[in-house]
């Protein structure tokens, strides 16, 4: 150093729910809150998943359906950086 661990120390993040607010929606942000997390830090590259105001396509041009460019990434992988212990 790699691999391993999170008992202890310093600390960190924050699910559901509720309130406010933004958005067509998925969902975001802020506060309260703690289910969890050893990368549940960052990138958002791939897949999965969610949504369809607009737009495109199908359509009897109605109804309806399909499609992300939208979202999530605390679903899985990839890239990259990092705390402590141990070694």
């Nucleotide at each position: 150093a790699a691999u391993g661990g999170a008992a202890a120390a310093c600390g960190g993040c924050a699910a559901a729910a509720c309130u406010g607010u933004c958005g067509a929606a998925a969902g975001g942000c802020a506060g309260u809150g703690a289910c969890g997390c050893a990368a549940u830090g960052c990138c958002u590259c791939g897949g999965a998943u969610c949504u369809u105001c607009u737009c495109a396509c199908u359509g009897u041009u109605c109804a309806a359906g399909u499609g992300a460019u939208g979202a999530c990434c605390g679903c899985c992988g990839g890239g990259u950086u990092a705390u402590c212990c141990g070694a």
Model confidence (mean pLDDT): 82 of 100. c-di-GMP-I riboswitch aptamer from Paenibacillus nasutitermitis, 87 nucleotides, folded computationally. Its Rfam family is "c-di-GMP-I riboswitch aptamer". Its family is annotated with cyclic-di-GMP binding in the Gene Ontology. The source organism's lineage runs through Bacteria, Bacilli, Caryophanales, Paenibacillaceae and Paenibacillus.